[in-house]
Molecule: small-subunit ribosomal RNA
Organism: soda lake metagenome
RNA sequence: CCGGACGGACUGCCCUUCGGGGCCUGAAGACUGGUGACGGAGCGGCGGACUGGUGAGUAACACGUAGCUAACCUGCCCUCUUGACGGGCAUAACUACCCGAAAGGGUAGCUAAUACCCGAUGUUGUGCGGGGUUGAUAACCUCGUACCAAAGGCGGUCUUGCCGCCGCAAGAGGAUGGGGCUGCGCCCUAUUAGCUUGUUGGUAGGGUAAUGGCCUACCAAGGCAGUAAUGGGUAGCUGGUCUGAGAGGACGACCAGCCACAUUGGGACUGAGAUACGGCCCAGACUCCUACGGGAGGCAGCAGUGGGGAAUCUUGGACAAUGGGGGAAACCCUGAUCCAGCCAUUCCGCGUGGAUGAUGAAGGCCUUAGGGUUGUAAAAUCCUUUCAGCAGGGAAGAUAAUGACUGUACCUGCAGAAGAAGCCCCGGCUAACUCCGUGCCAGCAGCCGCGGUAAUACGGAGGGGGCUAGCGUUGUUCGGAAUUACUGGGCGUAAAGCGCGCGUAGGCGGACCAGCCAGUCAGAGGUGAAAGCCCGGAGCUCAACUUCGGAACUGCCUUUGAUACUGUUGGUCUGGAGUACGGUAGAGGUGUGUGGAAUUCCGAGUGUAGAGGUGAAAUUCGUAGAUAUUCGGAGGAACACCAGAGGCGAAGGCGACACACUGGACCGUUACUGACGCUGAGGCGCGAAAGCGUGGGGAGCAAACAGGAUUAGAUACCCUGGUAGUCCACGCCGUAAACGAUGGAUGCUAGUUGUCGGGCAGCAUGCUGUUCGGUGACGCAGCUAACGCAUUAAGCAUCCCGCCUGGGGAGUACGGCCGCAAGGUUAAAACUCAAAGAAAUUGACGGGGGCCCGCACAAGCGGUGGAGCAUGUGGUUUAAUUCGAAGCAACGCGAAGAACCUUACCUGCCCUUGACAUGUCCAGUAUGGUUUCCAGAGAUGGAUUCCUUCAGUUAGGCUGGCUGGAACACAGGUGCUGCAUGGCUGUCGUCAGCUCGUGUCGUGAGAUGUUGGGUUAAGUCCCGCAACGAGCGCAACCCUCGUCGUUAGUUGCCAUCACGUUUGGGUGGGCACUCUAACGAGACUGCCGGUGUCAAACCGGAGGAAGGUGGGGAUGACGUCAAGUCAUCAUGGCCCUUACGGGCAGGGCUACACACGUGCUACAAUGGCGGUGACAGAGAGUUAAUCUCCAAAAACCGUCUCAGUUCGGAUUGUCCUCUGCAACUCGAGGGCAUGAAGUUGGAAUCGCUAGUAAUCGCGGAUCAGCAUGCCGCGGUGAAUACGUUCCCGGGCCUUGUACACACCGCCCGUCACACCAUGGGAGUUGGUUCUACCCGACGGCCGUGCGCUAACCCUUACGGGAGGCAGCGGACCACGGUAGGAUCAGCGACUGGGGUGAAGUCGUAACAAGGUAGCCGUAGGGGAACCUGCGGCUG
Repeated sequence: CCGGACGGACUGCCCUUCGGGGCCUGAAGACUGGUGACGGAGCGGCGGACUGGUGAGUAACACGUAGCUAACCUGCCCUCUUGACGGGCAUAACUACCCGAAAGGGUAGCUAAUACCCGAUGUUGUGCGGGGUUGAUAACCUCGUACCAAAGGCGGUCUUGCCGCCGCAAGAGGAUGGGGCUGCGCCCUAUUAGCUUGUUGGUAGGGUAAUGGCCUACCAAGGCAGUAAUGGGUAGCUGGUCUGAGAGGACGACCAGCCACAUUGGGACUGAGAUACGGCCCAGACUCCUACGGGAGGCAGCAGUGGGGAAUCUUGGACAAUGGGGGAAACCCUGAUCCAGCCAUUCCGCGUGGAUGAUGAAGGCCUUAGGGUUGUAAAAUCCUUUCAGCAGGGAAGAUAAUGACUGUACCUGCAGAAGAAGCCCCGGCUAACUCCGUGCCAGCAGCCGCGGUAAUACGGAGGGGGCUAGCGUUGUUCGGAAUUACUGGGCGUAAAGCGCGCGUAGGCGGACCAGCCAGUCAGAGGUGAAAGCCCGGAGCUCAACUUCGGAACUGCCUUUGAUACUGUUGGUCUGGAGUACGGUAGAGGUGUGUGGAAUUCCGAGUGUAGAGGUGAAAUUCGUAGAUAUUCGGAGGAACACCAGAGGCGAAGGCGACACACUGGACCGUUACUGACGCUGAGGCGCGAAAGCGUGGGGAGCAAACAGGAUUAGAUACCCUGGUAGUCCACGCCGUAAACGAUGGAUGCUAGUUGUCGGGCAGCAUGCUGUUCGGUGACGCAGCUAACGCAUUAAGCAUCCCGCCUGGGGAGUACGGCCGCAAGGUUAAAACUCAAAGAAAUUGACGGGGGCCCGCACAAGCGGUGGAGCAUGUGGUUUAAUUCGAAGCAACGCGAAGAACCUUACCUGCCCUUGACAUGUCCAGUAUGGUUUCCAGAGAUGGAUUCCUUCAGUUAGGCUGGCUGGAACACAGGUGCUGCAUGGCUGUCGUCAGCUCGUGUCGUGAGAUGUUGGGUUAAGUCCCGCAACGAGCGCAACCCUCGUCGUUAGUUGCCAUCACGUUUGGGUGGGCACUCUAACGAGACUGCCGGUGUCAAACCGGAGGAAGGUGGGGAUGACGUCAAGUCAUCAUGGCCCUUACGGGCAGGGCUACACACGUGCUACAAUGGCGGUGACAGAGAGUUAAUCUCCAAAAACCGUCUCAGUUCGGAUUGUCCUCUGCAACUCGAGGGCAUGAAGUUGGAAUCGCUAGUAAUCGCGGAUCAGCAUGCCGCGGUGAAUACGUUCCCGGGCCUUGUACACACCGCCCGUCACACCAUGGGAGUUGGUUCUACCCGACGGCCGUGCGCUAACCCUUACGGGAGGCAGCGGACCACGGUAGGAUCAGCGACUGGGGUGAAGUCGUAACAAGGUAGCCGUAGGGGAACCUGCGGCUG
């Protein structure tokens, strides 16, 4: 504001019986017409062929680039010229009816147009024909003829006339957009080598906008391909992006250009344009609806959903801007676009605060316990406010209007350090270190590699380093990587030269002259889209970003020029190459024939018992006469000497002689040709041995096979036999370490020397010089990783071919080709490893070599191993039999002495700040020793006797001491680790070695010195030498023994003198001797002779006590063995703490079926027993040359007389002694008795070279006692050494090596087990594709069209004609089907090899001479590595 409902008030005139009746106004409504607006459907026009999405397909004119199109089209737009006349029939919508569930449809009727149709005009156009021009049938000019157009609408105005706008028709031109054609460029695969029938071309036609096999008919038989056809795989292409110094390599998200696609396949329609993303038809799959009859659909548009996945956003706003479509315009549409949202996904910018602040706070961590570090970091004080927050203002983008973004950007103000830091790493590469935990576990790891008890490597922490709103991981690409090498690599031995030749294509190619200008070079023009990159500006506060200008786009095309080089054309030449002529050497090849020696066999003779063979044997042959020997014969194969690093050949290869045929090379002459050359993908040929086929032959040899040996075995090595084969002819095979591990050709670059073939010159006639060709050795420059190569290159260059790209898998599988087969050739992948490899160096090692040494062997003597016992060990046993030592180098060792103790072990009983040390507190006492008793096994606990009574002092029980008690720090550990260590020790080894400085050589590791020739015990010395020196070792210096001297002379000694007689140097005396113990001397190859190098040195000799180190000892280089020892000691770490510590008693270490080591005593007469009987040294006894311990074997006498004894003494009984607290377990000695084994020791094995072995006793340490052990001492006192072949160990030089934990090394193959990938495989499943045939939708085309048919024509108005439609027929054709191929992939019983794996089994193949040299090819055999035959190689 409108309307409704309810309610109130009000309301004209006339008549009236006041009950009522009539009349007027005219709303609403209905109908019709007009106009306008809005909405909807339809007819009609334009647009839906743009924009947007995606990358399936496509290896193609798809794309890129440069051209051509006179072989073409082009709506809307622009310019110009001309026209737009006269008619006609329908049909949607709509109405009625009908069918259907729906989607939809049908019949009848009505109607319009810029819808549709007919006629006219016809510039022009198109078709045909004529003429001109022209080389021309092309184009152009001209003439004739046939055919073909149109539409109106709106507005204005003074109205049937003009004007304006938008349209319409024909034509010419432009612009834009497209179509077609061509050159060049554009991935992998040859394990895809042949492909093609509309195929290639022609003629004629059809078709198209247009050329054209685009399609059809006919004709011809072509076309493509090693410059990669065809096939297979993969892929949208480009501007560009990432990386890289570049060249390249990889990629093609965003943005931009092009192409292709729109559920899959096929098809056309409409249209200017489509074979059409949001159109149609058909077929298929799928989803949905259904009344079961039938229908509907296509997000690789924007959002969004599900699924998949490691992973990728909002079902937002707006057409405001930019742009597109329609429209006259207003305007409408626009998930194009502009904005917003989400995500640290990327790029850029900013913040999380700044300054001051030391007692260097607290806390943390580490610690050498002092400290250090976190760290000016914090706290504290003083400041600032970007971002975020709050409040206020507020754009540009918008030319007049219009702003989604948006109250956004921006500006101002306010508060307060306030709200805002993480991630990775810290062993090296690679910046950054300690502690704890863990203990080859848990874990880490990009590569190397960490972790097994001290982890900078795992986990945590502290600290540190790096980056920072990010950080780290994973994946991917390029780089580094010169590791595919164009820039810019190689091939002797590392991967890599075809086995060799002939030769096609191709590549490359001598000298001179001329032409051309394709390559090449220079100038100019066109193009190389924009964006991006780069440079210089500008705009957002900066930057990222955006924008402007420039440069660049290294390319292609056109054009002009240059002509040296390459090319091409023409001409000429002789140097490369070839021909001719004259000579030469030769195992060059093929064929035929001939010869002698030897082996074997046969015959005969002689002859007799063996032969043969081996490391040794046997199998074998032989008395049926072998072997041996003589003669004769047969047959096959190979050709001694010559013979050589020699010759010939392309290589393989070729060796008696003769003949025939034949290839090549070299030398000389310089007559001829005139570049005819080099290389050589494919191709062709030749090609050792073995092997295969057919036929011969077959003496010897000999795979297989048999037997004999060897051996653990011996499918081998050795032996005896022996078949294929070896030989010939013909045909295959086609490989070898087919090697110089070295492709061919040409040129250049010092030499010396040998040899083969030829020529020339000189003379002294067998030499010298020179030259060409071949074949060797050495060597310079140069090269090479080194070794090495070096005019016969592996040097310097050019040309061509082949080949390589980590090891294994694998020269294998599959496929192809070849082959009779064996097999050859071509040739991968999965998977797996972090190496494999070359050369050289130092060691070590060798069943390699050379030299040398040692009681190493040999020559000797005596033992061990057999017996008994002792002792140690193993094993076993035990409550315990404590622990350690383990080849030499553990085992009479630690242990120089276990009844208790020792003692560490076991059982039992006890102690817990402890048996011992330091510190704190409390109490007591000052102390220390001693006797006795009780309980107990004792420790221990309790009681008790006697003697003694500390030091300092600040004068304080103050300090120290002692005892008891308490709590804690701690003590304690013979508990573990000798593989955390120190120290000490063993061993190689008293072996002669091990090193350094400087110099030199080498890229280097390293070498040289230190090797070599001699010599020595010796790296000892000499000589030589790119070395010169030096050090640690050797030797010497030290000790001892041996001779002498000097000094000294007691405890020693006694020659001389004396005493004494207890005969003892006893005494005096002496110091001469012995001796003692100190100092000296002496021995040095010093002297002589010889040898040797004029040396070192060696041999011999003299002298000497001693002679070549005089004997012995001490002395142990650098190092090795993770050697030994945590139990001597010390010590890091770990572990135990009323026990793994401490004390005590008893037991054990002493066990005993057995095994081993080391010893003692024996087995006897060289002896036992008995008697007699001397001489010593060294040591000990607290002191001692004084005293004591203190002698034995030998020798002499006697006896025994060969035996289990007068041997031997074990064992046992008994008695005794000693030591000791104590001899039971468990001591030693003695007396008597007992009287075992044992009669000289298997295999094997040890010591010793002279005062030694052997033998005899003595002493000492330890110790109460205990000795066959150990350490010393002397007495007696031998044998043998030819010599270095062999065993063991060692030293030096050299050699090989696949070893370096170093031969106790390394390493191969089968078998067994587990896992992994892969080949074959009866088949089976699927994909792709080909061929033949069948079916044949839609559709266009062709034909027909007797049915139907508005427009035009004729008509007599019925009908007919032209044209059209339906229908029908045909060829084409998608899907589908049948059959057969090809190819790819999945699965597959079973099966083949391969790889990997912890300590499995069998052997020992290879590396050394690997114990049979190895390897290559081939063939056979064998559990396996392998063995054997034949030929080859040296690695």